[in-house]
RNA sequence: AGAGUCGCCCAGAUAGUCGCGAUAAGCCAUGCAAAUGGCUUAUCGAGGAAAGUCCGGACUCCAAAGAGCAGGGUGAUGGCUAACGGCCACCCGGGGCAACCCGCGGGACAGUGCCACAGAAAACAAACCGCCUAGCAAUAGGUAAGGGUGAAACGGUGAGGUAAGAGCUCACCAGUGAGUUAGGUGACUAACUCAGCUAGGUAAACCCCACCCGGAGCAAGACCAAAAUCAACGCAAGUUGAUUCGUGAAUUAUGAAGCUGCUCGCUGAGUUCACGGGUAGGUCGCACCGAGGUAGUUAGUAAUAACUACCCCAGAUGGAUGAUUAUCUUUAACAGAAUCCGGCUUAUAGGGCGACUCUUCUU
Numbered sequence: 001a002g003a004g005u006c007g008c009c010c011a012g013a014u015a016g017u018c019g020c021g022a023u024a025a026g027c028c029a030u031g032c033a034a035a036u037g038g039c040u041u042a043u044c045g046a047g048g049a050a051a052g053u054c055c056g057g058a059c060u061c062c063a064a065a066g067a068g069c070a071g072g073g074u075g076a077u078g079g080c081u082a083a084c085g086g087c088c089a090c091c092c093g094g095g096g097c098a099a100c101c102c103g104c105g106g107g108a109c110a111g112u113g114c115c116a117c118a119g120a121a122a123a124c125a126a127a128c129c130g131c132c133u134a135g136c137a138a139u140a141g142g143u144a145a146g147g148g149u150g151a152a153a154c155g156g157u158g159a160g161g162u163a164a165g166a167g168c169u170c171a172c173c174a175g176u177g178a179g180u181u182a183g184g185u186g187a188c189u190a191a192c193u194c195a196g197c198u199a200g201g202u203a204a205a206c207c208c209c210a211c212c213c214g215g216a217g218c219a220a221g222a223c224c225a226a227a228a229u230c231a232a233c234g235c236a237a238g239u240u241g242a243u244u245c246g247u248g249a250a251u252u253a254u255g256a257a258g259c260u261g262c263u264c265g266c267u268g269a270g271u272u273c274a275c276g277g278g279u280a281g282g283u284c285g286c287a288c289c290g291a292g293g294u295a296g297u298u299a300g301u302a303a304u305a306a307c308u309a310c311c312c313c314a315g316a317u318g319g320a321u322g323a324u325u326a327u328c329u330u331u332a333a334c335a336g337a338a339u340c341c342g343g344c345u346u347a348u349a350g351g352g353c354g355a356c357u358c359u360u361c362u363u
Base pairs, nucleotide, nucleotide: 001359002358003357004356005355006354007353008352009351010350012328013327014326015325016324017323018322020045021044022043023042024041025040026039027038028037029036030035047334051345052344054343055342056341057340058339059217060216061215062214066264067263068262069261071213072212073211074210075209077089078088079087080086091105092103093102094101095100106208107207111206112205113202114201115200128147129146130143131142132141133140134139155173156172157171158170159169160168174198175197176195177194178193179192180191181190182189183188221284222283223282224281227244228243229242230241231240232239233238245276246275247274248273249272250271251270257267258266259265292311293310294309295308296307297306298305299304
């Protein structure tokens, strides 16, 4: 200098004016009530993915609370985490010169399937050409070393042996199985010894094995007011308490309904249909206790954990962020919270920073 690999940050900024929403304080107005609205001041006000709704939870209810089957999920080892199908490290396999990247990573000796076409033959299979023996020939027997087909054909090389051949025998090598030693928390790695044992592949096919899993979801759910009915008190107006309306039919302790698939079990009183009536207004859930944020120290290879200090950082619901002036700038993509959090995946213009690998040159 060039080519690459991995990771991180920003996502226009500053100041002013007008406008929008929330919180706190003060004041005013409206309403039968629960509550609502307006003005002033101060403070705050969309993301790295807010997207997807693919995982895991917090939280709420079923519910006082279970077992089994079905069903679903994961799959080398060790660690982190509230948990996960996530993250970190590391093993094995594959790719790459390398930095690094990828993995539906337990089991094919429980069983059942599949491997098209070609080929003689793709499971315990088979002999097309070829080789050997007998025979005049047709043919019969032996063979799987050579050739052909194919992604894959009873391990490879060499020697001996044979009628010709074959792990038939031997030497070396590869694989498989067993054992020993050493290292490692472990998956596993390395070395040595024995065994002639030597077709496989596929479970991202069904399946088997191990481990894990209640269900529904903020439109979850909780409360207040009004209205209606009943009861008590009151001369009355009204007050207090309870319930969720009234009529009819069916069903139900020989068990309604529920446990959001079924069975058992548990709890224990309503449920369904038809006709008619009333209400449909508010608040909380909802952001200051949050697995919260920022910085530092310690431990750890790291993910992360602990401690210390500082901070409060949107809560709409007919659904809040806009317009404008000036200056700066390297430029403005993907794109807008709706209970919340931890991940994963997808989209993304441009700018900046760091570490590592390879090639070439110079010192």